[in-house]
RNA sequence: CGCUUAUCAAGAAAGGCUGAGGGAAAUGGCCCACAGACGCCUUGACAACCUGUCCCGUUACAAACGGGGUAAGGUGCCAAUACCAUCCCGUAAUGGGAACGAUAAGUC
Numbered sequence: 001c002g003c004u005u006a007u008c009a010a011g012a013a014a015g016g017c018u019g020a021g022g023g024a025a026a027u028g029g030c031c032c033a034c035a036g037a038c039g040c041c042u043u044g045a046c047a048a049c050c051u052g053u054c055c056c057g058u059u060a061c062a063a064a065c066g067g068g069g070u071a072a073g074g075u076g077c078c079a080a081u082a083c084c085a086u087c088c089c090g091u092a093a094u095g096g097g098a099a100c101g102a103u104a105a106g107u108c
Stems, first nucleotide, its partner, number of pairs: 002107007013043005021032003026086004044078001046076001049074003052070007087097003
C1' cells in the first nucleotide's frame, strides 16, 4: 500500500520552537492565521478501539460469551459534523444513502 469489520453531530489546551500559509485532494463557499495559524517538541487532558485489570450474568469451577467499571500499556485525538456542498434518492424546508477520507482491530 491492498482487503475485511466497526466508528466518525459527543468530548478534550497550556508552554516552548518555528515563521506563512492552513482547514486531505479538485471546484465553489465559509473559516483559522504575523494579536503567530499550520507544523514540531514537552506536559496535560479527552476518549475507550485493542491489551491488562476489577465486578456482574449465562455455565459445574474454569474456559468462552455477554454487560458494566477502571485507565496501567498500545494507538488515536484535543477550531468549526470528516467545516459545508459536489454523486444518487427524497422534501416546502429539514432528511437518507453512496463515494472519498480518517481512526481502530484483524489479515495477505
A computed fold for a 108-nucleotide RNA from Cnuella takakiae, annotated as SAM riboswitch aptamer (S box leader). The organism belongs to Cnuella, within Bacteria. The RNAcentral record of the sequence draws on Rfam and Ribocentre. Model confidence (mean pLDDT): 83 of 100.